[in-house]
RNA sequence: GGAAAUUUUGAGCCGCUCGACUUCAAAGCGGAGGAACCAAUCUUUGGGGCGAAUCUUGAACAUCGGUUUGAGAAAGACACCUUCCAGUCUUAGCCCGUCAGCUAACUCCGUCGGCAAUGGGAGGAUGA
Numbered sequence: 001g002g003a004a005a006u007u008u009u010g011a012g013c014c015g016c017u018c019g020a021c022u023u024c025a026a027a028g029c030g031g032a033g034g035a036a037c038c039a040a041u042c043u044u045u046g047g048g049g050c051g052a053a054u055c056u057u058g059a060a061c062a063u064c065g066g067u068u069u070g071a072g073a074a075a076g077a078c079a080c081c082u083u084c085c086a087g088u089c090u091u092a093g094c095c096c097g098u099c100a101g102c103u104a105a106c107u108c109c110g111u112c113g114g115c116a117a118u119g120g121g122a123g124g125a126u127g128a
Stems, first nucleotide, its partner, number of pairs: 006027003010023003028111006038101001046099001047096004054073008074091005
C1' cells in the first nucleotide's frame, strides 16, 4: 500500500536447547460454486468473478476499432465515534474459459505484498 493479511499444534533441519526457516493440519477471518421458492427472458453483440476502479463525450494519431490527451457524471481514499463544508488525490490490475441469478445442506479457494533504517557476508570494477 492493501487489508482477509491473524493465531495454534505436529514434523523437518541441528550434537543439544532456543530461535529462524520450510511443510502438513486446525481455529479465526475473507471469497467462489451450489436446491426449493422467488427472480430473470437472456444466450458472439459472448458471458462471468475479485476489486472503489464504471459510464457519457470532445480532440489528435492511426486505420489494427487501437493509442494518447481533455471535459462531465458517478464511485473510492485522506487514523481516532459519526456527520457536514472545503480542498487534494484514485478510477488500476488480475482471473475463469463458452460456463455460473438468488440459494439450505454441501464443495472448493485465499489468508499476501512493498518501502526505509541499522548490522553482517559474498562478488565485481577502479586506483595504489
This is a predicted structure of a 128-nucleotide RNA (c-di-AMP riboswitch aptamer (ydaO/yuaA leader)) from Leptolyngbya sp. Its Rfam family is "c-di-AMP riboswitch aptamer (ydaO/yuaA leader)". Rfam's curators write: This family represents a conserved RNA structure found upstream of the ydaO and yuaA genes in Bacillus subtilis and related genes in other bacteria. The ydaO/yuaA element is thought to act as a genetic 'off' switch for the ydaO and yuaA genes in its native state. It is believed that the element may be triggered during osmotic shock leading to activation of ydaO, a predicted amino acid transporter gene, and members of the yuaA-yubG operon which code for KtrA and KtrB K+ transporters. Of the family's consensus pairs, 91% are formed in the model. The source organism's lineage runs through Bacteria, Cyanobacteriota, Leptolyngbyales, Leptolyngbyaceae and Leptolyngbya. The RNAcentral record of the sequence draws on Ribocentre.